Description:
The RNA shown here (transfer RNA) has 75 nucleotides and comes from a Clostridiales bacterium. Rfam family: tRNA. By type it is a transfer RNA. Gene Ontology term of the family: triplet codon-amino acid adaptor activity.
RNA sequence: GCUGAUGUGGCUCAAUGGCAGAGCAGCUCAUUCGUAAUGAGCAGGUUGACGGUUCGACUCCGCCCAUCAGCUCCA
Numbered sequence: 001g002c003u004g005a006u007g008u009g010g011c012u013c014a015a016u017g018g019c020a021g022a023g024c025a026g027c028u029c030a031u032u033c034g035u036a037a038u039g040a041g042c043a044g045g046u047u048g049a050c051g052g053u054u055c056g057a058c059u060c061c062g063c064c065c066a067u068c069a070g071c072u073c074c075a
Stems, first nucleotide, its partner, number of pairs: 001071007010024004018055001026042005048064001050062003
């Protein structure tokens, strides 16, 4: 330099064009003599950036950024 993949709460991952969710972690409450476990609830996201398509985009398209993998050549 070229090609491909990935990017979503603190972490690991869903959501294949129609209200952004789950598990773990955190907080509160219940239960217990107490802790753990268990149960109930709460909070936490401008979906990597910018544009485009569309009535509507995490999803499709372009371009950038980051990470990973592969290929290759010159200096």
RNAcentral holds the sequence, with entries from ENA.
Lineage of the source: Bacteria > Bacillati > Bacillota > Clostridia > Eubacteriales.